[in-house]
Background: TPP riboswitch aptamer (THI element), 116 nucleotides, folded computationally. The coordinates come from a structure-prediction model, not an experiment, and the mean pLDDT is 77. The model forms 96% of the base pairs in the Rfam consensus.
RNA sequence: CUAUAGCACUCGGGGAGCUGGAAUAUGGCCGGCUGAGAAUGUAUCCCAUGAAGAUACCGACCCUUUUAACCUGAUCUGGGUAAUGCCAGCGUAGGAAACAUUGAUUCAGUGAAUAU
Numbered sequence: 001c002u003a004u005a006g007c008a009c010u011c012g013g014g015g016a017g018c019u020g021g022a023a024u025a026u027g028g029c030c031g032g033c034u035g036a037g038a039a040u041g042u043a044u045c046c047c048a049u050g051a052a053g054a055u056a057c058c059g060a061c062c063c064u065u066u067u068a069a070c071c072u073g074a075u076c077u078g079g080g081u082a083a084u085g086c087c088a089g090c091g092u093a094g095g096a097a098a099c100a101u102u103g104a105u106u107c108a109g110u111g112a113a114u115a116u
Base pairs, nucleotide, nucleotide: 001109002108005105007103008102010100012063013062014061017033018032019031020030021029027047028046041057042056043055044054045053070095071094072093076089077088078087079086
C1' cells in the first nucleotide's frame, strides 16, 4: 500500500409479548416468565370502573446488506408451559435500513527501511 475480518463513531432501521395481584379520575401501579431489550422521563388522549388502555417525543437495547434486528406467511406445524413466538420447525422462504461514512486495530499478500 492492497484487501479481509471484527470493534467503535455518525447517519439510518427495529421491537416491547405472556402472566399473578393491586389502584380507581387526588387513579392508570407492584411483582413473576422469556429475552440484548418487555418502556427512563415527558406530553397529549382515553377509560365512570367486579375493568382496560392508546399515541408522540426522549432514553436504554438490538440491528445496519443480510440464512434471522424486525415484518409477512401466521388465527401455521410439532413439543413444552401457569401462560405466551417459551423452544424447535417453516427458513439458504418473501420483504427489510446507504453493499453508506469516519477512526484505531487486524489474518493474508506485496514493497521499503533497520537490526542480527